The RNA shown here (transfer RNA) has 73 nucleotides and comes from Trichonephila clavata. The coordinates come from a structure-prediction model, not an experiment, and the mean pLDDT is 80. The sequence is in RNAcentral, with records from ENA and Rfam. NCBI's taxonomy places the organism under Eukaryota, Panarthropoda, Arachnida, Araneoidea, Trichonephila.

RNA sequence: GUCCCUAUAGCGCAAUGGAUAGCGCGUUAGGCUUCUAACCCAAAGGUCGUGAGUUCAAAUCCUACUUGGGAUG
Numbered sequence: 001g002u003c004c005c006u007a008u009a010g011c012g013c014a015a016u017g018g019a020u021a022g023c024g025c026g027u028u029a030g031g032c033u034u035c036u037a038a039c040c041c042a043a044a045g046g047u048c049g050u051g052a053g054u055u056c057a058a059a060u061c062c063u064a065c066u067u068g069g070g071a072u073g
Base pairs, nucleotide, nucleotide: 001072002071003070004069005068007066010025011024012023013022018056027043028042030040031039049065050064051063053061
C1' cells in the first nucleotide's frame, strides 16, 4: 500500500429496516439478617465511534474518515 473484521450503559455482549435499544456483571436505594456476605425487589446509567447519503422510518443499508485487531507483500 491492498484486503477483511471490529466500535452499542462503568465492564463483557445482544438487537430481522419498524415497540420506550435490551441481557449479564457492576453501581445506588429498599427488603431480609444481630452485622456482613448471599438472596429478593426496584432504580439510575446510552449523541448506538464521527460526518454525509438512501428510506415514510437507520444501531442495522450505502459512502468517507477515525479507533482497535488480523491477513498479505

Notes: Its Rfam family is "tRNA". By type it is a transfer RNA.